SAM riboswitch aptamer (S box leader) from Halalkalibacter hemicellulosilyticusJCM 9152, 105 nucleotides, folded computationally. NCBI's taxonomy places the organism under Bacteria, Bacillati, Caryophanales, Bacillaceae, Halalkalibacter hemicellulosilyticus. The RNAcentral record of the sequence draws on Rfam and Ribocentre.

[in-house]
RNA sequence: UUCUUAUCACGAGAGGCGGAGGGAAUGGCCCUAUGAUGUCUCAGCAACCAGCCACUAGGUCAGGUGCUAAUUCCAACAAGUUGAAAUUAACUUGAGAGAUAAGAA
Numbered sequence: 001u002u003c004u005u006a007u008c009a010c011g012a013g014a015g016g017c018g019g020a021g022g023g024a025a026u027g028g029c030c031c032u033a034u035g036a037u038g039u040c041u042c043a044g045c046a047a048c049c050a051g052c053c054a055c056u057a058g059g060u061c062a063g064g065u066g067c068u069a070a071u072u073c074c075a076a077c078a079a080g081u082u083g084a085a086a087u088u089a090a091c092u093u094g095a096g097a098g099a100u101a102a103g104a105a
Stems, first nucleotide, its partner, number of pairs: 001105008013042005021031003026075003043068003048064002051060003072097001077094007
């Protein structure tokens, strides 16, 4: 980097450094000099893997990862329902893209 499977409406921030962008990409909307992104320290959340108990469901545990603005911030593509009535609004499902974990190449 690619493929497969699972999950993505829950949860969880302070300080130091630093100094301008950031929220993946497009549009919107938002965060940001009352200091973003990043990085370090400490703290916290979480049961995917591992461990332990049960050995069916499950329970327990922070060891390996992960995460700690907004549902993956919302939409985007397709189908449907309802309302409205000439072009949209709300909602549902699915697809696509993405993130994380485990396994494989």
Overview:
Its mean pLDDT, the model's own confidence on a scale to 100, is 82. RNAcentral records the identical sequence in 2 taxa.